[in-house]
Molecule: Bacterial RNase P class A
Organism: Chitinophaga pinensis
RNA sequence: CAAACAGUCCGCCUUGUCGCGAGGUGCCGCAAGGUAUCGCGAGGAAAGUCCGGGCAACAUAGAGCAUCCUGCUUCCUAACGGGAAGGCGGUGGAAGGGCAACCAACCAUUGACAGACAGUGCCACAGAGAAUAUACCACCAGAUCUUCGGAUCCGGAAAGGGUGAAAACGCGGGGUAAGAGCCCACGACGCGGCUGGCGACAGACGUGCUGGCAAACCUCAGGAGUUGAAAGUUCAAAUAGGCAAGAGAUGAGGCUGCUCGUCUAAGAUCUUCGGAUCGCUCUUGCGGGUAGGACGCUAGAGCCUGUUGGUGACGACAGGCCCAGAUAAAUGACAAGGGUCGUUCCUUCGGGCACGAUACAGAACCCGGCUUACAGGACUGUUUUUAUU
Numbered sequence: 001c002a003a004a005c006a007g008u009c010c011g012c013c014u015u016g017u018c019g020c021g022a023g024g025u026g027c028c029g030c031a032a033g034g035u036a037u038c039g040c041g042a043g044g045a046a047a048g049u050c051c052g053g054g055c056a057a058c059a060u061a062g063a064g065c066a067u068c069c070u071g072c073u074u075c076c077u078a079a080c081g082g083g084a085a086g087g088c089g090g091u092g093g094a095a096g097g098g099c100a101a102c103c104a105a106c107c108a109u110u111g112a113c114a115g116a117c118a119g120u121g122c123c124a125c126a127g128a129g130a131a132u133a134u135a136c137c138a139c140c141a142g143a144u145c146u147u148c149g150g151a152u153c154c155g156g157a158a159a160g161g162g163u164g165a166a167a168a169c170g171c172g173g174g175g176u177a178a179g180a181g182c183c184c185a186c187g188a189c190g191c192g193g194c195u196g197g198c199g200a201c202a203g204a205c206g207u208g209c210u211g212g213c214a215a216a217c218c219u220c221a222g223g224a225g226u227u228g229a230a231a232g233u234u235c236a237a238a239u240a241g242g243c244a245a246g247a248g249a250u251g252a253g254g255c256u257g258c259u260c261g262u263c264u265a266a267g268a269u270c271u272u273c274g275g276a277u278c279g280c281u282c283u284u285g286c287g288g289g290u291a292g293g294a295c296g297c298u299a300g301a302g303c304c305u306g307u308u309g310g311u312g313a314c315g316a317c318a319g320g321c322c323c324a325g326a327u328a329a330a331u332g333a334c335a336a337g338g339g340u341c342g343u344u345c346c347u348u349c350g351g352g353c354a355c356g357a358u359a360c361a362g363a364a365c366c367c368g369g370c371u372u373a374c375a376g377g378a379c380u381g382u383u384u385u386u387a388u389u
Stems, first nucleotide, its partner, number of pairs: 002384009012338007020041002023038006043360001047371002050369005055228004059262002062260004067224005072086005087113001088111006096103002114219002119217002121213003136161002139156002142153004169187002172184003188210001189208004194203003232295004242286007253264002267278004302321008339358005345352002
């Protein structure tokens, strides 16, 4: 210098004319409204609807079961399945240590990172045998036969080879008929207490001979009420306080997937005392009327600047700012000039003419995350190659 990967930021600008939305102020108008002027008016993802909340409603936000979510430690946050800093493991590389097995500072990347001695279950095929495992080939001892190459029977053993993702710790040595943690030292892993650390964990020592899978069921710990702005609150208007059937008054119905507990409904008249009539609460069906406003709806876990605490995410203090609120849904159209990028040609290598392009994409209750889309430009980090010193 170039390329690749990861991440951060920007992502069109200016002027003029006309137009749109919600407001402020002045003037005119009884009012509806008109007019002048002022400042404001779509994102970093507004998308997806995958998480977490604010807010609102439901008598119970009480208990149990079911169902679901999360899962290393500490910290941040309103909270989160989010973020920061660490720990341990895997993969790739690696200064160095060791006879070997193996260990390893450091770098990159990654983890669906609690438990396999609570129980159940699975590990295809291959292979002799896959967790109460095993003898195919080869090894060793004995016996018999022999064409002297070996064959057969019985016993020992699981260290060598093979199969496999994995064969019941590994390596070096001793020992043995041949072998085996049988013995010794070392290494990995498990357990124990001691030391250090807030902690996950780490270190040294002692001890043990030691399959995997829970993204299988399961166990353990923590957590979750439901619905969702078409939620809801409220005003006005209209109607048939209609008709029929069923259930219910100390419990029908009333938040939730179910159950339980608590709380909660209006009776009146008549009566031959059997009940009857009119009402009340809830469910279903038929039929009739209305569909217009206001609030929710934007001052907020808000933004900017400075100081300060912290490795950091982030916090504290001080000062300043107000930055859409539409409702069939506004935030635009035209003209001129410019910026950036691309392409052909030209070039005195500074650049020039011409043409084209200018991304993804549009608020609808709000906020914090995650995921996805993005023409082009700038910056940071890591890796690789080349050149120079």